[in-house]
RNA sequence: AAUCUUUAGGGCAAUGAAGUCUGCCCGAAAUGCCUGAUGACUUAAACAUGUCAGGCUGAUGACUUCUGUGCCGCC
Numbered sequence: 001a002a003u004c005u006u007u008a009g010g011g012c013a014a015u016g017a018a019g020u021c022u023g024c025c026c027g028a029a030a031u032g033c034c035u036g037a038u039g040a041c042u043u044a045a046a047c048a049u050g051u052c053a054g055g056c057u058g059a060u061g062a063c064u065u066c067u068g069u070g071c072c073g074c075c
Stems, first nucleotide, its partner, number of pairs: 009026005016066006032056007
C1' cells in the first nucleotide's frame, strides 16, 4: 500500500415525509420506460454509449399512514 473478515455506525432502493419489514452499499449502493434523429469509431451496416427532440407510468423496494397530484361519481 492492497485485499479479506469482524464489530459499531451510517447510507441507498427513478418525484416529499413517518413507521415496520426485506434487499443492497462502505465510498459505493442509486439516477425508470418508449419512439425518432444525430456525433465519433468503422469499407459499410448493425450493435453499444453519449447528445437532442417528442411521449408514457409512479410520490412505496413492499405494507400502512400523511402531504401533493390525477380520474370518476354524489352533495
Molecule: Fluoride riboswitch aptamer (crcB RNA motif)
Organism: Deltaproteobacteria bacterium